[in-house]
Context: one part of a larger RNA
RNA sequence: UUGGGCGUAAAGGGCGUGUAGGUGGAUAAUUAAGUCUAGUGUCUAAGUGCGGAGCUCAACUCCGUAUGGGCGCGGGAAACUGGUUGUCUCGAGUGCAGGAGAGGAAAGCGGAAUUCCCAGUGUAGCGGUGAAAUGCGUAGAUAUUGGGAGGAACACCAGUGGCGAAGGCGGCUUUCUGGACUGUGUCUGACACUGAGGCGCGAAAGCCAGGGGAGCGAACGGGAUUAGAUACCCCGGUAGUCCUGGCCGUAAACGAUGGGUACUAGGUGUAGAGGGUAUCGACCCCCUCUGUGCCGCAAGCAAACGCAAUAAGUACCCCGCCUGGGGAGUACGGCCGCAAGGUUGAAACUC
Numbered sequence: 001u002u003g004g005g006c007g008u009a010a011a012g013g014g015c016g017u018g019u020a021g022g023u024g025g026a027u028a029a030u031u032a033a034g035u036c037u038a039g040u041g042u043c044u045a046a047g048u049g050c051g052g053a054g055c056u057c058a059a060c061u062c063c064g065u066a067u068g069g070g071c072g073c074g075g076g077a078a079a080c081u082g083g084u085u086g087u088c089u090c091g092a093g094u095g096c097a098g099g100a101g102a103g104g105a106a107a108g109c110g111g112a113a114u115u116c117c118c119a120g121u122g123u124a125g126c127g128g129u130g131a132a133a134u135g136c137g138u139a140g141a142u143a144u145u146g147g148g149a150g151g152a153a154c155a156c157c158a159g160u161g162g163c164g165a166a167g168g169c170g171g172c173u174u175u176c177u178g179g180a181c182u183g184u185g186u187c188u189g190a191c192a193c194u195g196a197g198g199c200g201c202g203a204a205a206g207c208c209a210g211g212g213g214a215g216c217g218a219a220c221g222g223g224a225u226u227a228g229a230u231a232c233c234c235c236g237g238u239a240g241u242c243c244u245g246g247c248c249g250u251a252a253a254c255g256a257u258g259g260g261u262a263c264u265a266g267g268u269g270u271a272g273a274g275g276g277u278a279u280c281g282a283c284c285c286c287c288u289c290u291g292u293g294c295c296g297c298a299a300g301c302a303a304a305c306g307c308a309a310u311a312a313g314u315a316c317c318c319c320g321c322c323u324g325g326g327g328a329g330u331a332c333g334g335c336c337g338c339a340a341g342g343u344u345g346a347a348a349c350u351c
Base pairs, nucleotide, nucleotide: 004322005321006320007305008304012319014201015200016199017198021194022193023192025088026087027086028085029084030083031082033081034080035077036076037075039073040072041071042070043069049065050064051063052062053061054060091191092188093187095184096183097182098181103177104176105175106174107173108172109171110154115149116148117147118146119145120144121143125136126135162169163168206247207246208245209244210243211242215241216240220236221235222234223233258318259317260316261315262314263313266295267294268293269292270291271290272289273288274287275286276285300307301306324351325350326349333344334343335342336341
C1' cells in the first nucleotide's frame, strides 16, 4: 500500500479564513491524455502452467507450447473521466423589499447594593459559629437618618429564549460595524466544496508598562477544629480580579460527535419570517422556510448505553487523527516566548 477505525474503548485539529492540492451541476460539439480494443515488436536462459519423452517409478533431466500480464510503436472506438469551445440555471453569488437578535467596537448616562468619609439620633454591645474565639466597640461601634466619595457588577424581565465560527455575549441611549433569516426572482453564469502549509481569532490563570482598587480574594498572619490540620469553618489580608497598550496560546476550548451535499415514518413544544382560511380588523386554525428542544422497539445503526432529518442511518467529496499499558506528552533537537512555558515529539527498559 491493501485493510479497520475516531460520542463513552486509542483516535475530530479550540475556532475561522484561505494558498497549493484533491473533488466537482445540466447540455451540445470537438479532442483522444486517462480508458477500451485488434495488430505488431519486445520482455535472455533457467523456473512456473499445460502436453509429451528419458533414467525400473518419483524427485530429477530433456523436448514442444499456450493462457495471462508489462513496456514500446503505429491503427481503431468515444460511453465515462480529463482538455478545448459554445449554451443553460437548479448549485453559488448579487440586486430589491422586510422584520428579529446579550453579535462586535467606542462614547455617554442610570438606579439598587457593599465599603469608606462627614454630620445627626442613640447606648453597650456588635460580629461570627456546630459551639466558640481571634476581630470591631465608651477615643461612642452595631442600628438608624441625611449628605458625600469611589470602584465593580447590572436584580426583576429571563425562557433546554436569542446572537456569534469558536472562545464567548445580558442595565439604558447614541454613533460606527459584521453575520444570519424571510419574501421576490433583478443580474452574473459553476464563479462551487474541502483545505497540507500560511495568516487571524482564541475562557481563565500568568507576564511587561502605566493607571485604578469598592467588594471578593491565591500567598500570608491570627482564631478555632484535630492525635496532628501546612485544610475544610471564622477574623483579617497582598498579588490578582477592573481599565489602556503589548505578550502568552492553553482548557473536561465538550455535543468528549470536523466540514460540505443529497436522500430516509411520524408526533409535540419554542424563536424569527412569510403565505392561506376566517374576520370590519385581530386572535384562533392550516401550510412553508430557518433556528432551537423533547419523544419515537418508524426503518436503519450500535458491543451496549444510546443515536434517530440538529444521525451515531444510507452514500459521495475533502481535511485532521488512532494502532496495547507504563516509561511520557517526558528526554534530546528544532521553532516560538521576557519568563512561566507552549508546539513538534522519541528510545532504552518494563508488564
This is a predicted structure of a 351-nucleotide part of an RNA (small-subunit ribosomal RNA, central domain) from Sporomusa acidovorans DSM 3132.
Rfam family: Bacterial small subunit ribosomal RNA. The family has 99 seed sequences and 42,628 matches in Rfam 15.1.
The full RNA is in RNAcentral, with records from ENA and SILVA.